A computed fold for a 72-nucleotide RNA from a Candidatus Kaiserbacteria bacterium, annotated as transfer RNA. Rfam family: tRNA. It was read from a public genome assembly. Its mean pLDDT, the model's own confidence on a scale to 100, is 83. Taxonomically the source falls in Candidatus Kaiseribacteriota (Bacteria, Bacteria candidate phyla).

[in-house]
RNA sequence: CCGCCCUUAGCUCAACGGUAGAGCAAACGACUUAUACUCGUUUGGUUCCUGGUUCGAAUCCAGGAGGGCGGA
Numbered sequence: 001c002c003g004c005c006c007u008u009a010g011c012u013c014a015a016c017g018g019u020a021g022a023g024c025a026a027a028c029g030a031c032u033u034a035u036a037c038u039c040g041u042u043u044g045g046u047u048c049c050u051g052g053u054u055c056g057a058a059u060c061c062a063g064g065a066g067g068g069c070g071g072a
Base pairs, nucleotide, nucleotide: 001071002070003069004068005067006066007065010024011023012022013021018055026042027041028040029039030038048064049063050062051061052060
C1' cells in the first nucleotide's frame, strides 16, 4: 500500500428494514438457623463516529476511527 472480517448493556453474544434482547455480573426479594446453591423481580444502551437512502436504519450506501487476519 491492497483485500477481507469485527465494533450492540459492566463482560460474552443475539436481533429478515418495523418499538434492541439473552446469558453472566449488579441490586432487591423468596428459600435456609445462617451462608452458598436454586428460583423470581428490577436496574443497566447516543447499537464506534459523521453523513446519505427510506414512511421507518443496529441492519442498506459513502467516508472516517479502533482492532484482527491475509497478501505485496